[in-house]
RNA sequence: AAAACUGCGACAGGAGAGAGCCAUAAUAUUGGCCACCGAAGACGCAACCGCCCGGAAACGCUCAGGUAAAAGGGACUGAUGCAGUUGU
Numbered sequence: 001a002a003a004a005c006u007g008c009g010a011c012a013g014g015a016g017a018g019a020g021c022c023a024u025a026a027u028a029u030u031g032g033c034c035a036c037c038g039a040a041g042a043c044g045c046a047a048c049c050g051c052c053c054g055g056a057a058a059c060g061c062u063c064a065g066g067u068a069a070a071a072g073g074g075a076c077u078g079a080u081g082c083a084g085u086u087g088u
Stems, first nucleotide, its partner, number of pairs: 003086007011078003018034001020033004035067003041063001043060002048055003
């Protein structure tokens, strides 16, 4: 140097679930009531890892968020820019 790992940015792909009912008017918003979804985040545990009690998933839960299309969000994946660590 190649390459690997971590973080951040931008690009592309990216699921699920009521156009629910009432106030009151299609949607949105506000308030209330029910029914659902899991792939932001949070929380809990398992294998496992570390060492005396911790860490920990795409599992669980559903607080938060979400449930026509559009918009927005979206774990994760791909290729990439920057920074850092390792590395000859």
Molecule: Glycine riboswitch aptamer
Organism: Gammaproteobacteria bacterium